[in-house]
Molecule: c-di-GMP-I riboswitch aptamer
Organism: Anaerolineaceae bacterium UBA5211
RNA sequence: UGUUGUAAAAAGCAAACCCGGUGAAAAACGGGGACGCAAAGCCAUGGGCCUAACUCUCUUCUUCGGAUAGAUAUGGCUGCCAGGCUGCCGGC
Numbered sequence: 001u002g003u004u005g006u007a008a009a010a011a012g013c014a015a016a017c018c019c020g021g022u023g024a025a026a027a028a029c030g031g032g033g034a035c036g037c038a039a040a041g042c043c044a045u046g047g048g049c050c051u052a053a054c055u056c057u058c059u060u061c062u063u064c065g066g067a068u069a070g071a072u073a074u075g076g077c078u079g080c081c082a083g084g085c086u087g088c089c090g091g092c
Base pairs, nucleotide, nucleotide: 002092003091004090005089012037013036017032018031019030020029022027035079041085042084043083045082046081047080048077049076050075055071056070057069060067061066
């Protein structure tokens, strides 16, 4: 440097759930907690997924203020898959 993660060692992260405050929601954050993770470290770039406040509309209702329904990301998810960058230990 490349490749690899069966075993070892040292460290690390933290699903569900609970509590708290944030948010329209999805969700994120802090504390607790461990299902798992060899990149479960970083980047929403491509795909995918979640949400729909605002906005729009062929619906329906309307006391004409609006409500309901549908569409929509400008909001999110990297612990869904690719891609990019970086990295500990061991084997080869």